[in-house]
């Protein structure tokens, strides 16, 4: 230098104006909406997307329903060991295929329980027989098609083993508030309705479903100041991960905030002058780097939260390995 | 925001892993003076992509794409 593999990062910076929204202080004890229950409104300081916030695939956390039980039924996972709060995720390691290597991939338990596998084509098809040669003797040997032919295979086909799973979701749920108006009508219920979102039992238990007329779709907490939180350091561990000390406090809406406009500088397209350097007779052509102008351009936008999966992504920076070629 | 469903012909829809259909429209013939009806035919499909299990998938598995229900 040239062609890969693995990983980690980052996804403009600064400054000024003008807005949105969330907190805390302070200040009023009023004012507006509102029946109310609550909200809002002033002033300073301060915080304000992302590596996937996204699909909602897996797993928890929290919260209800019995304090979540017990059979069967269904559903998921699968080589060993380990990490985890948990898991189908994640590390080690056999092993099998792929690369020449670094390295990648794997839905990888059982066909010595038993079920199941089409038409073609074969002489025959899932279970033994069946054909041709052969022997004393189903002894012994081969058998054009076909995924597959006398033994397997196929469990992302039934099934078995082993282990896990009770169900539903923040529109969960839990408290506050006026009024039409705790309506009417049918039909089951204490001989148990309906909680119970497969059935059975067990527990609770008086109200449940259907239809008609009408009314409302308000507030507040859950929730975002404390967490399986981030930062750094040291220590066991191969690794994932763990365990101690120090810093730190990091988005909160609720038709839903994160925005605009200027300047300056980096950086990238694209367009234009013009330079140098290599080839060529030139005209061209390649390369570097320079000046103006013009655009900022990935994938995407938090919705209780938190770990992972997958899926999308202009480019860009670093470390660290591999195989080629050259030089010493 | 959270659950559940579907996507097969030009529109509705069936569809045990083994040669993709059903009535409607359309298209041609017939039948009528015509027209609708009716009777015949015959065409019409990457089974929403994409990868994988499997001899073989529309159907089994994963991942995404699009449309619909529903819950306060």
């Nucleotide at each position: 230098g040239a062609a890969g593999c693995a990983g980690a990062c980052c996804a403009g910076a600064c400054c000024g104006c003008c807005g949105c929204u969330g907190g805390u202080g302070c200040g009023a004890u009023c004012g507006u909406g509102g029946a109310a229950a609550c909200a809002c409104g002033g002033c300073a300081c301060u915080g304000g997307a992302g590596g996937a916030a996204g699909g909602u695939c897996c797993g928890g956390a929290c919260u209800g329903c019995a304090c979540a039980g017990a059979g069967c039924a269904g559903c998921g996972c699968a080589g060993c060991a380990g990490u985890u709060a948990a898991c189908g995720g994640c590390u080690g390691u056999c092993c099998a295929c792929c690369g020449c290597a670094a390295g990648g991939u794997g839905a990888g338990g059982a066909u010595c329980a038993g079920a199941g596998c089409a038409a073609c084509a074969g002489a025959g098809a899932c279970g033994a027989g069946c054909c041709g040669a052969u022997u004393c003797a189903g002894u012994u040997c081969g058998g054009g098609u076909g995924c597959a032919a006398c033994g397997g295979g196929c469990a992302a086909u039934c099934u078995c083993u082993g282990c896990g799973c009770g169900c539903a979701g923040c529109a969960a749920c839990a408290c506050c508030a006026a009024g039409u108006a705790g309506g009417c009508c049918g039909g089951c219920g204490u001989u148990g309705a309906c909680g119970u979102g497969g059935c059975u039992c067990g527990c609770g238990g008086a109200g449940c479903c259907g239809g008609c007329g009408g009314g409302u779709a308000g507030g507040u907490g859950g929730c975002a100041c404390c967490g399986a939180g981030c930062c750094g350091a040291a220590g066991g561990g191969u690794g994932a991960c763990c365990u101690u000390c120090g810093g730190c406090c990091c988005a909160g809406a609720g038709g839903a905030a994160u925005g605009g406009c200027g300047g300056u500088c980096a950086c990238g397209g694209c367009g234009g002058c013009g330079u140098g350097c290599g080839u060529g007779c030139a005209a061209g052509c390649g390369c570097a780097g320079g000046c103006c102008g013009u655009u900022g351009c990935a994938c995407a936008g938090a919705a209780u939260c938190c770990g992972g999966c997958c899926u999308a992504u202009c480019g860009g920076u670093c470390u660290g390995c591999u195989u080629c070629a050259c030089a010493c | 925001g959270g659950u559940c469903c579907g996507g097969u012909a030009g529109g509705u829809c069936a569809g045990c892993g083994g040669c993709a259909g059903a009535g409607c429209a359309g298209c041609g013939c017939c039948c009528u003076c015509a027209c609708a009806a009716g009777a015949c035919g015959a065409a019409g499909g990457c089974c929403g992509g994409u990868g994988g299990a499997u001899c073989g998938u529309g159907c089994c598995c994963a991942c995404c794409c699009c449309g619909g229900a529903u819950c306060a």
Predicted 3D model of RNase P RNA and transfer RNA as a complex of 400 nucleotides. The coordinates come from a structure-prediction model, not an experiment, and the mean pLDDT is 77. It holds a member of the Rfam family "Bacterial RNase P class A". Rfam links the family to the GO terms tRNA processing, ribonuclease P activity and dimeric ribonuclease P complex.